[in-house]
Context: one part of a larger RNA
RNA sequence: GGAUAAACGCUGGCGGUGUGCUUUAUGCAUGCAAGUCGAACGAGUCACUUCGGUGGCUAGUGGCGGACGGGUGAGUAACACGUAAGCAACCUGUCCUUAAGUGGGGAAUAACUCUGAGAAAUCGGAGCUAAUACCGCGUGUGGUGAUGGCGGUAAAGCGUCAUCACUAAAGCCUUCGGGCGCUUGAGGAGGGGCUUGCGUACGAUUAGCUAGUUGGUGAGGUAACGGCCUACCAAGGCAACGAUCGUUAGCUGGUUUGAGAGGACGACCAGCCACACUGGGACUGAGACACGGCCCAGACUCCUACGGGAGGCAGCAGCAAGGAAUAUUGGGCAAUGGGCGAAAGCCUGACCCAGCGACACCGCGUGGGGGAAGAAGGCCUUCGGGUUGUAAACCCCUUUUCCCGGGGAAGAAUAAUGACGGUACCUGGGGAAUAAGCCUCGGCUAACUACGUGCCAGCAGCCGCGGUAAUACGUAGGAGGCGAGCGUUAUCC
Numbered sequence: 001g002g003a004u005a006a007a008c009g010c011u012g013g014c015g016g017u018g019u020g021c022u023u024u025a026u027g028c029a030u031g032c033a034a035g036u037c038g039a040a041c042g043a044g045u046c047a048c049u050u051c052g053g054u055g056g057c058u059a060g061u062g063g064c065g066g067a068c069g070g071g072u073g074a075g076u077a078a079c080a081c082g083u084a085a086g087c088a089a090c091c092u093g094u095c096c097u098u099a100a101g102u103g104g105g106g107a108a109u110a111a112c113u114c115u116g117a118g119a120a121a122u123c124g125g126a127g128c129u130a131a132u133a134c135c136g137c138g139u140g141u142g143g144u145g146a147u148g149g150c151g152g153u154a155a156a157g158c159g160u161c162a163u164c165a166c167u168a169a170a171g172c173c174u175u176c177g178g179g180c181g182c183u184u185g186a187g188g189a190g191g192g193g194c195u196u197g198c199g200u201a202c203g204a205u206u207a208g209c210u211a212g213u214u215g216g217u218g219a220g221g222u223a224a225c226g227g228c229c230u231a232c233c234a235a236g237g238c239a240a241c242g243a244u245c246g247u248u249a250g251c252u253g254g255u256u257u258g259a260g261a262g263g264a265c266g267a268c269c270a271g272c273c274a275c276a277c278u279g280g281g282a283c284u285g286a287g288a289c290a291c292g293g294c295c296c297a298g299a300c301u302c303c304u305a306c307g308g309g310a311g312g313c314a315g316c317a318g319c320a321a322g323g324a325a326u327a328u329u330g331g332g333c334a335a336u337g338g339g340c341g342a343a344a345g346c347c348u349g350a351c352c353c354a355g356c357g358a359c360a361c362c363g364c365g366u367g368g369g370g371g372a373a374g375a376a377g378g379c380c381u382u383c384g385g386g387u388u389g390u391a392a393a394c395c396c397c398u399u400u401u402c403c404c405g406g407g408g409a410a411g412a413a414u415a416a417u418g419a420c421g422g423u424a425c426c427u428g429g430g431g432a433a434u435a436a437g438c439c440u441c442g443g444c445u446a447a448c449u450a451c452g453u454g455c456c457a458g459c460a461g462c463c464g465c466g467g468u469a470a471u472a473c474g475u476a477g478g479a480g481g482c483g484a485g486c487g488u489u490a491u492c493c
Stems, first nucleotide, its partner, number of pairs: 001493004006489005013364006019357002021322001026320003030317003035064003040061002043058006071275003080200008090192003095188008103137001105135002112127006142167010171180003201247003208238003213235006220228001250272004254265004277298005300311004328354001330353003336350001337348004367397004377388004402430006411420001437482005442463003448477005458465002
């Protein structure tokens, strides 16, 4: 000098764009943050009714979604991340393309009714009922397995043909044309899983580490390879090219500095990972070992009729505590995106906006021109004067800002629909009006005098100032620098 997610002191007019718990992954009152579908199903209820029905709503069954989106950085030195490859060892709901099918039956159960237990959370008994819920039967284009043949590979069921065995399904709406579904395959897209080469902090005042350990065989398990797991067998495996241990740390695109090489950092935004009170576990599912799901244990908080229950803000606001320090218990689904739905639509603290903070960057203003051999006042003085200083007053002008009125968007794709917002912007009127400070002045380093003080009070980044004429302390006048900021502190280059 540059930089900052900054803080502190003094000061503070406006706008735009960003950004805002770096500390206790501390504890949380309250509200909201994930629902939706009646065109899957029975039932209930409300309104209208020409008494035929029609329309609305929803507790439950069922489907899809709750694995996305949002938060945090605790853990992790690791195939976690980055990069480049591999899978003849793999999975994939919805979506797209394509092939075939969708026949015929059954038994339940919630809701509901009756009833019981309990303070509650909730749990039980009896009876009735539906389905795209559940279970058989039939069919088998196919798929899977076994056996045999052919092709292919360095090698491995990788491709293909034949035989045998096993293996599917659900309906709803309709303008009766069809539409949406369902089942079994093949391919694609996108997503994921696994493996590997290379790279990825510090410490040797950490030198030896390792028994599922290293390899093999059989069985198991997984979507899949594999000590992933298990039984047996062998005795291996890693390490000075740093194993093991300890400390620290999410990684990257990037950010910052620097001419570069390099150094430091990893806030916001984007990709990946990990976590969700702490530890463990599985269930469901295409996908989780699941932030606002379940179970167990623990700590903590709350309710209780003492028998037993409820909870998890590292979602958005907000509170307490901690701290030098970090915002509103705001508006809206109008846009973009997401979930569900045939749609209308519903939900969406994602998001879009507004609020607060000079926290940062950028822009604008606080007036412009004229005006004296130069007012007054202040300060200095060799008492002549010098300086403040064209500065002020005064004259002329302007209106960016500001105040008051009028009009008023784009953003909407689309007939309707705009939170922002009567905002931006345009226009009329008013009046220089509403708006300047901070630091420094011994040298480094731009800027000097007077008074006070008297090694005191104090200053200070380094050198150093102050003990009676201090350009170094304090005040005043003047000057220099930057300017809605200025200075200090902290950290990095």
A computed fold for a 493-nucleotide part of an RNA from a soil metagenome, annotated as small-subunit ribosomal RNA, 5' domain. It matches the Rfam family "Bacterial small subunit ribosomal RNA". Its family is annotated with structural constituent of ribosome and ribosome in the Gene Ontology.